[in-house]
Context: one part of a larger RNA
RNA sequence: CGUUGGAGAUUUGAGCGGAGCUGGCACUAGUACGAGAGGACCGUGCCGGACCGACCGCUGGUGAACCGGUUGCGCCGCCAGGUGCAUGGCCGGGUAGCCAAGUCGGGUCAGGAUAAGCGCUGAAAGCAUCUAAGCGCGAAGCCGUCCGCGAGAUGAGAUCUCCCUUGAGGGUCGUCAGAGAAGAUGACGUCGAUAGGCGCCAGGCGUAAAGGCAGCAAUGCCAAAACCGAGGCGUACUAAUUGCCCGAAAGA
Numbered sequence: 001c002g003u004u005g006g007a008g009a010u011u012u013g014a015g016c017g018g019a020g021c022u023g024g025c026a027c028u029a030g031u032a033c034g035a036g037a038g039g040a041c042c043g044u045g046c047c048g049g050a051c052c053g054a055c056c057g058c059u060g061g062u063g064a065a066c067c068g069g070u071u072g073c074g075c076c077g078c079c080a081g082g083u084g085c086a087u088g089g090c091c092g093g094g095u096a097g098c099c100a101a102g103u104c105g106g107g108u109c110a111g112g113a114u115a116a117g118c119g120c121u122g123a124a125a126g127c128a129u130c131u132a133a134g135c136g137c138g139a140a141g142c143c144g145u146c147c148g149c150g151a152g153a154u155g156a157g158a159u160c161u162c163c164c165u166u167g168a169g170g171g172u173c174g175u176c177a178g179a180g181a182a183g184a185u186g187a188c189g190u191c192g193a194u195a196g197g198c199g200c201c202a203g204g205c206g207u208a209a210a211g212g213c214a215g216c217a218a219u220g221c222c223a224a225a226a227c228c229g230a231g232g233c234g235u236a237c238u239a240a241u242u243g244c245c246c247g248a249a250a251g252a
Base pairs, nucleotide, nucleotide: 001152005163006162007161008160009159010158011157015149016148017147018146021049022048023047024046025045026044027043033038051106052105053104054103055102059100060099061098062097066093067092068091069090070089071086072085073084074083075082076081111143112142117137118136119135120134164251169246170245171244172243173189174188175187176186177185194239195238196237197235198234199233200232201231203228204227211222212221213220214219
């Protein structure tokens, strides 16, 4: 921009794509078969591998702005306590998120038409013949079944509801994230929990300083403390103010 008034929802499915794998063991059964040795079809159950998808409760990884330990030097006058630099100085941990090595799921089964092949009926050709007419069975393959996209399917579909300047709906602006390169998408804007702050909780680290007690002292205890990102719940304290713009004249 189109879809022939404009919108908000919900859909149909033309068409397109994805998936499609496979091993072992047991039972049937030491049965059928076979002199024996050996050893099934069919059917059933269980356990796997690789691959694919999703997820983070578990096991773990990461987690440069969370916590702690610690070395050297500088600084805050000194102590204490901090802070800067040294690969985040080094080292030990680690929430959310994102991940795999973790967890869960998938391939199946039906159905239809067939290939090779196997048949029925059956003439030409009084017989025979699966084929010439006709009919059936038969593959991991084909069409479907399963999953996803999908009306620019210009053949532009359908249904419901709303709007007609007393304006449906949308944009701009602001606060944002289950979204994100920009646009876009989604949530919220006081009729408010959208983000921040604050409170409580989960979770992390691992027991702060000051003081007291014990010890000559180092140190230990009082103390699950103190501190703390992204998480959960709550709370209008802060910021989402007020506005402005587009938008159908009844739609050849």